[in-house]
RNA sequence: AUAUAUCAAGGGCAAACCUAUUGAAAGGUAGGGACGCAAAGCCAUGGGUCUAAGGUUCCUACGAACUACGAAAGCCAGGUUGCAGGU
Numbered sequence: 001a002u003a004u005a006u007c008a009a010g011g012g013c014a015a016a017c018c019u020a021u022u023g024a025a026a027g028g029u030a031g032g033g034a035c036g037c038a039a040a041g042c043c044a045u046g047g048g049u050c051u052a053a054g055g056u057u058c059c060u061a062c063g064a065a066c067u068a069c070g071a072a073a074g075c076c077a078g079g080u081u082g083c084a085g086g087u
Stems, first nucleotide, its partner, number of pairs: 005087003012037002017032006035074001041080003045077003049071002054067005
């Protein structure tokens, strides 16, 4: 110096829920709030997941099924960047 594990220090992020707002919805944004997280930083490449406006099919109709170019990613794998003293 690097890697792994563990114990610290300084900190960081922010689930559910509530309020407001936005969206067809899933969700997003802001404030409050902390379940947890050593990458719960970044990316969205693969798998999985959520929704179905629009589209397709079925139905006498009501409706139903499928579908992402929408979404999240704090599900798994992957890429990439990173703080810290001791053992």
c-di-GMP-I riboswitch aptamer from Paenibacillus wynnii, 87 nucleotides, folded computationally.
Of the family's consensus pairs, 95% are formed in the model.
Taxonomically the source falls in Paenibacillus (Bacteria, Bacillati, Caryophanales, Paenibacillaceae).
The RNAcentral record of the sequence draws on Rfam and Ribocentre.